[in-house]
RNA sequence: GGGUGGGCUAGGCCGGGCAGUUGGCCCUUGCCUGUAACCCUAAAUGGGCCUUAUGAGGGGGCCGAAGCCCUUGGCGAGGCCUCUCUAUGGAUAGGGCUCCCCUAGACAGUAAUGAUGCCCUGUCCCACUUGACCAUUGCCAUGUGAACCGGGUCAGGCCCGGGAGGGAGCAGCCCUAAGCAUGGUUAAUGGUGCUUGUGGGGUAGCGGGGCAGAACUCCUAGGGGGUUAAAGCCUUAUCCAUAGGUGGGGUCCAGCCAGGGGCAUGCCCACCC
Numbered sequence: 001g002g003g004u005g006g007g008c009u010a011g012g013c014c015g016g017g018c019a020g021u022u023g024g025c026c027c028u029u030g031c032c033u034g035u036a037a038c039c040c041u042a043a044a045u046g047g048g049c050c051u052u053a054u055g056a057g058g059g060g061g062c063c064g065a066a067g068c069c070c071u072u073g074g075c076g077a078g079g080c081c082u083c084u085c086u087a088u089g090g091a092u093a094g095g096g097c098u099c100c101c102c103u104a105g106a107c108a109g110u111a112a113u114g115a116u117g118c119c120c121u122g123u124c125c126c127a128c129u130u131g132a133c134c135a136u137u138g139c140c141a142u143g144u145g146a147a148c149c150g151g152g153u154c155a156g157g158c159c160c161g162g163g164a165g166g167g168a169g170c171a172g173c174c175c176u177a178a179g180c181a182u183g184g185u186u187a188a189u190g191g192u193g194c195u196u197g198u199g200g201g202g203u204a205g206c207g208g209g210g211c212a213g214a215a216c217u218c219c220u221a222g223g224g225g226g227u228u229a230a231a232g233c234c235u236u237a238u239c240c241a242u243a244g245g246u247g248g249g250g251u252c253c254a255g256c257c258a259g260g261g262g263c264a265u266g267c268c269c270a271c272c273c
Stems, first nucleotide, its partner, number of pairs: 001273008011063004015033005023050005038059004067263009078252006084245015099225007108217003116212008124201005131194001132192006138185007150175004158167003
């Protein structure tokens, strides 16, 4: 000086990134991605810090001179920005269709158990009217109904009187007023998701009746005309919002692979060369 084995110590590891937050860093939060691999306590009006910021306080495990730090390239999950595409929604603008006529085509449906057209009428509205019902008022019946301020009768008690008797009169009882309750009402007024009838209006749809009696409706395409007030449907363009994409670009990057640089590679014991 080297090797092997053992024991120490300095040290290292027990995750990282993005978003959010902050003047900024770390943590608590959300998401993504890793390891064989930590635990407890507190923390969003928050906790610890200041470029030596990459958590605070406490405890534990493993490795151990083992490793740690910086940096370049490639692959690459994921986040963010942007472009583009697609879908949906909204706004604006434009076009087409709706209505009528003609032509062509195709399928289906309805139709002599009546297509379709015309007329009348009901359903609807207005006025009047017959009733019904309801409400209010009035009237009638019954019941109730007055501490005193209504009536009658008035025990007891009171007053007058020598007495006979007389007087006022409470409670009680009887009667009734106003009022109240119930019922009725040939009365009056008002009303109605009701009803009778008459007259008027309206009639898109539906129902009924009458007359005529064989077509009618829907769809597609083309041509012509009309409307454009609104609405509906279809479509085009622009803008905005949301969602999405094995999409393009940029950027930050977990993880993996390859390379470069820096720091450290110490102490003791035993054996062998």
The RNA shown here (Archaeal signal recognition particle RNA) has 273 nucleotides and comes from a Candidatus Woesearchaeota archaeon. RNAcentral holds the sequence, with entries from ENA. The model forms 90% of the base pairs in the Rfam consensus.